This is a predicted structure of a 350-nucleotide part of an RNA (small-subunit ribosomal RNA, central domain) from a metagenome.
[in-house]
Context: one part of a larger RNA
RNA sequence: UUGGGCGUAAAGCGCACGCAGGCGGCCGAUUAAGUCGGAUGUGAAAACCCCGGGCUCAACCCGGGAAUGGCAUUCGAAACUGGUCGGCUCGAGUUCGGAAGAGGGAAGCGGAAUUCCUGGUGUAGAGGUGAAAUUCGUAGAUAUCAGGAGGAACACCGGUGGCGAAAGCGGCUUCCUGGUCCGUAACUGACGCUCAUGUGCGAAAGCGUGGGGAGCAAACAGGAUUAGAUACCCUGGUAGUCCACGCCGUAAACGAUGAGUGCUGGGCGUUGGAGGCUCUUACCCCUUCAGUGCCGUAGCUAACGCGUUAAGCACUCCGCCUGGGGAGUACGGUCGCAAGACUAAAACUC
Numbered sequence: 001u002u003g004g005g006c007g008u009a010a011a012g013c014g015c016a017c018g019c020a021g022g023c024g025g026c027c028g029a030u031u032a033a034g035u036c037g038g039a040u041g042u043g044a045a046a047a048c049c050c051c052g053g054g055c056u057c058a059a060c061c062c063g064g065g066a067a068u069g070g071c072a073u074u075c076g077a078a079a080c081u082g083g084u085c086g087g088c089u090c091g092a093g094u095u096c097g098g099a100a101g102a103g104g105g106a107a108g109c110g111g112a113a114u115u116c117c118u119g120g121u122g123u124a125g126a127g128g129u130g131a132a133a134u135u136c137g138u139a140g141a142u143a144u145c146a147g148g149a150g151g152a153a154c155a156c157c158g159g160u161g162g163c164g165a166a167a168g169c170g171g172c173u174u175c176c177u178g179g180u181c182c183g184u185a186a187c188u189g190a191c192g193c194u195c196a197u198g199u200g201c202g203a204a205a206g207c208g209u210g211g212g213g214a215g216c217a218a219a220c221a222g223g224a225u226u227a228g229a230u231a232c233c234c235u236g237g238u239a240g241u242c243c244a245c246g247c248c249g250u251a252a253a254c255g256a257u258g259a260g261u262g263c264u265g266g267g268c269g270u271u272g273g274a275g276g277c278u279c280u281u282a283c284c285c286c287u288u289c290a291g292u293g294c295c296g297u298a299g300c301u302a303a304c305g306c307g308u309u310a311a312g313c314a315c316u317c318c319g320c321c322u323g324g325g326g327a328g329u330a331c332g333g334u335c336g337c338a339a340g341a342c343u344a345a346a347a348c349u350c
């Protein structure tokens, strides 16, 4: 390479947008590039294959034939692919009428709690643990009441509930703003899918500058435990956690399951629509669309399990895998302030 694969054995890029490229709905006409057929030319000889012949046979040699991936020219075919033209509406999109939502950004506001400060009451302990001690307290702690300051997070509602491409998003109000779903006709008329390179987003930790700092808390200090205890437990405690701006670009970034489309029994929940039924209304029930869960048919699977939210049956496009270790390392390159990230071997060894 061929072939085979990627939920858990090696293997789906963290997620999206998207140029090139690949692929692409229905009908008609046309073209003839791909495709198919004919003819002609070429496809050296030798060799291989067939027929015949020559060395006593054979190897070997000689003659004839066949064959020759293919290429070129020319004539034709027109189903399929492609090109061109015209048309269509089911894919895609737009308008209109409704709907839900922790989707995003900014500003303002609120209450509970912790800590601290001030004052009142009050007196000897408090705290902490398996037990203790470090620690705090007669300079009045803990407890309790009143007032104040400040930062961070938003109990209940809250839900296998909702939204978002993923990361992720949860007090309330206002402003700005993205997407989605349902219904209905009307409109555009294939405008679509995927996507190497590229671009953007991307938890936590970390980095830079400036703020902020209540609680928590790497490091660190002390007290315990222990044979030791650079830990687990306790008392403290600095970065950090928070905000603004700029970097970093990683994760068990997980559904360990790429995106899109179509097809293939059901049952039970739940969220948001629409329709029917119901006294006009609620609930129930029935139908249907979009999500989100559980159980299972066929089928698939090494098994576990998956099972209309597929890991079933198919197609399109991308990414990735190819024994273990060495190693996601070295070297080189690109990026980064750094930490490091990305790309990515070999010797050797089993």
Stems, first nucleotide, its partner, number of pairs: 004321003007304002012318001014201004021194003025088007033081002035077008049065006091191001092188004096183004103177007110154001115149007125136002162169002206247006215241002220236004258317006266295011299306002323350003332343004
Record summary: It matches the Rfam family "Bacterial small subunit ribosomal RNA".